A computed fold for a 71-nucleotide RNA from a Candidatus Pacearchaeota archaeon, annotated as transfer RNA. The sequence is in RNAcentral, with records from ENA. The organism belongs to Candidatus Pacearchaeota, within Archaea. Its Rfam family is "tRNA". About the family: Transfer RNA (tRNA) molecules are approximately 80 nucleotides in length.
RNA sequence: GGGCCCGUAGUAUAGUGGUAGUACGCACGGCUGGCAGUCGUGAAAUCCGAGUUCGAUCCUCGGCGGGUCCA
Numbered sequence: 001g002g003g004c005c006c007g008u009a010g011u012a013u014a015g016u017g018g019u020a021g022u023a024c025g026c027a028c029g030g031c032u033g034g035c036a037g038u039c040g041u042g043a044a045a046u047c048c049g050a051g052u053u054c055g056a057u058c059c060u061c062g063g064c065g066g067g068u069c070c071a
Base pairs, nucleotide, nucleotide: 001070002069003068004067005066006065007064010024011023012022013021018054026042027041028040029039030038031037047063048062049061050060051059
């Protein structure tokens, strides 16, 4: 320098055009004398910009970051 892949709650990960889900973690509450554990409830996320579209996490382009291969 070039090719390919990836970027979603604090962490990991699903969702491929129409309300963003799950697990762990976190907060609150129940059970307990307390902790642990368990049950219930809740908060919390689409890397940035532009384009296409009635509508974009999803498609296109550019940028940024990461991984991998080639040189």